[in-house]
Context: one part of a larger RNA
């Protein structure tokens, strides 16, 4: 020194475990803010560093309601000193404080700091000092000033309303890469993707056909998601790749409002000037800023493609009452009344009253004993019970009957929400012929150039943009993937619309999810430590035991750490603590050299 047995030390796999993450399915919400937000900072405790609460009323102040004996949070024990059956502590509801910063908003500014001015109080002999408020901008309206330069304007002052900021994801719109692929690379891809801005809501956007289809036949009948068509059809240095609909089938269901034309008001401007034309209609009387025309606001009427509607005539309509310059005569308009539908999420909109649900605490909730082993019984053995309850957790081992829950039942002072009824409120003729009076213009459409459509220009329609030109008007116009004829579909240039989608939190459930190098980056003081001048980067670390019962007391000894002793089933379970591998480091015996 090597082997080989037994014992160890180190070290922390493996094993078990589970406070904590990962997805998912259902419901409910998606609130906030100048009546100071989200997020800070700094203080607050009897002792007080971290968290957590909380705000000079400062681990919490009032009031309702619910529990019921103990409490004064947590790491983290203690001690001192309180509170409590006249109900605390604790949970749920709804006020009260709520310091400074922050949009920060009275000026400033290196955030959490400085400095003011007014009006009222208080306070000084008075100044100073305090104390509440009040003072930002930028829109819009409203009063009230008020220049050059007469009138006006432009500016100013006040008062009132509103805005701003926040927001993980999801949405719409504007701006818009390159890494990559392409086995270089430049049309192309990455990708209309990241980033940045801009607005909104609980969804947002879409959305009631100038849509599809179909070819000489038939059909479908807003949108939005899915699953199909289908990796089809196409597109593409026809490379790399890129990729439709149509059409079946599901979810979900819903349509509606204007503009024109016509009539009425009423405002302005032109035009007219003694009755010619008006004043619904016929005669009669009577009137006189009446009438005509054009723009404008408002109100009604009207809304569509078998076209539709005005507008005149004709017919024809429940009742009842009113009105028009007077009377007559006939016929209209408008009010209520019935019937009749429809409504507070769109197509008008406001509450009330009652009911019933539901969310935010909670209430109740059966039924087992002994023996044995054992440190413990919840094991095993014997003999019972309960069950609309044998989901789960915990109790010194594996419990339907020990706790706690579970099934089924029951609950709200209050403040929410969502239904249903009633009050309410809203609407409610029609045919026919004739008339061409209207039906969204710098529009559609072209020509360049561009962009989006799966579609790179290409035979490229269709859709949007720039520039330059520019129609038609129902015997009109669009579209069916060039164009052209048939034929079929549709009505553009205004608008509005739940609910099937997206997504994020919370509660409840669940996992052929992860179990500490996994599963979040974080199971621990985690967006912390620590690194960076920032912007920003980003961690390691979980397990005594059932219960601390955490080792009195002695001895070695500065200490560390150890030998006794107790303590436990166990201490090779002793806080460097469950298990306790392997490199690697010892000891004690063999053998070999």
């Nucleotide at each position: 020194a090597g082997c080989a047995u037994a014992u160890g030390g180190u070290g922390g796999a493996u094993g078990c475990c589970u406070u904590g993450g990962c997805g998912a399915u259902a419901a409910a919400a998606g609130a906030u803010g100048a009546u100071g937000a989200a997020g800070g900072a700094c203080g607050u405790g009897g002792u007080u560093g971290g968290c957590u609460g909380u705000g000079a009323u400062a681990a919490g102040c009032u009031c309702c309601g619910g529990g019921u004996a103990g409490c004064c949070g947590u790491c983290a024990a203690a001690c001192a000193g309180g509170c409590u059956u006249c109900g605390a502590u604790c949970c749920g509801g709804a006020g009260a404080u709520u310091u400074c910063c922050g949009a920060a908003u009275g000026g400033g500014g290196a955030a959490a700091c400085c400095c003011a001015u007014c009006a009222u109080c208080c306070u000084u002999a008075a100044u100073c000092g305090g104390a509440u408020g009040a003072u930002a901008u930028u829109a819009c309206a409203g009063u009230c000033u008020g220049a050059a330069u007469a009138c006006a304007u432009a500016g100013g002052a006040c008062u009132g309303u509103a805005a701003a900021a926040a927001a993980u994801a999801c949405c719409a719109g504007g701006u818009g890469a390159a890494c990559u692929g392409a086995a270089a690379c430049a049309u192309c891809u990455a990708a209309g993707u990241a980033a940045c801005c801009u607005g909104a809501g609980g969804a947002a956007g879409a959305g009631a056909a100038a849509u599809c289809a179909a070819u000489u036949u038939a059909g479908a009948g807003a949108u939005u998601a899915c699953c199909u068509a289908a990796g089809u059809a196409g597109c593409g240095g026809c490379g790399a790749g890129c990729g439709a609909a149509c059409g079946g089938g599901u979810a979900a269901g819903a349509g509606c409002c204007u503009a024109a034309a016509c009539c009425u008001a009423u405002c302005a401007g032109a035009u007219g000037u003694u009755a010619a034309a008006g004043c619904a209609u016929a005669c009669a009387g009577g009137c006189g800023u009446u009438g005509u025309u054009u723009g404008g606001u408002a109100g009604g009427u009207g809304u569509u493609g078998u076209a539709g509607g005005g507008g005149u005539u004709a017919u024809a309509u429940u009742g009842u009452g009113u009105a028009a310059c007077u009377g007559u005569a006939g016929g209209u308009g408008c009010a209520c009344a019935g019937a009749g539908g429809a409504g507070u999420u769109a197509a008008a909109a406001a509450a009330u009253u009652a009911u019933u649900u539901g969310a935010u605490a909670a209430u109740a909730g059966a039924a087992u004993a002994a023996c044995u082993u054992g440190g413990a019984a919840a094991a095993g053995u014997u003999a019972g019970c309960c069950a609309u309850a044998g989901a789960g957790g915990g109790u010194a081992a594996u419990a339907g009957c020990c706790c706690u829950g579970u099934a089924c039942a029951u609950g709200a002072a209050a403040u929410c929400a969502a239904g249903u009824a009633a009050u309410c409120u809203c609407c409610u003729a029609a045919u026919a012929a004739c008339u061409a009076c209207c039906u969204g213009a710098g529009u559609a459409c072209a020509a360049c150039g561009g962009a989006a459509c799966a579609c790179g220009u290409g035979a490229a329609a269709c859709u949007c943009c720039g520039u330059u030109g520019g129609a038609a008007u129902c015997u009109g116009c669009g579209a069916g993937g060039a164009c052209c004829a048939a034929c079929u579909c549709g009505c553009a240039a205004g608008g509005c619309u739940a609910a099937a989608u997206a997504c994020u939190u919370u509660u409840a459930u669940c996992g052929a999810c992860c179990g500490a190098u996994a599963g979040u980056g974080a199971a621990c003081u985690a967006g912390u430590a620590c690194c960076g001048u920032g912007a920003g980067g980003g961690a390691a670390a979980g397990g005594u035991g059932a219960a601390a019962a955490g080792u009195a007391c002695c001895c070695c000894u500065g200490a560390a750490g150890g030998g006794g002793a107790g303590u436990g089933a166990a201490a090779u379970a002793g806080a460097a603590c469950c298990u306790g591998a392997a490199a690697c480091c010892g000891u004690a015996u063999g053998c070999u050299u």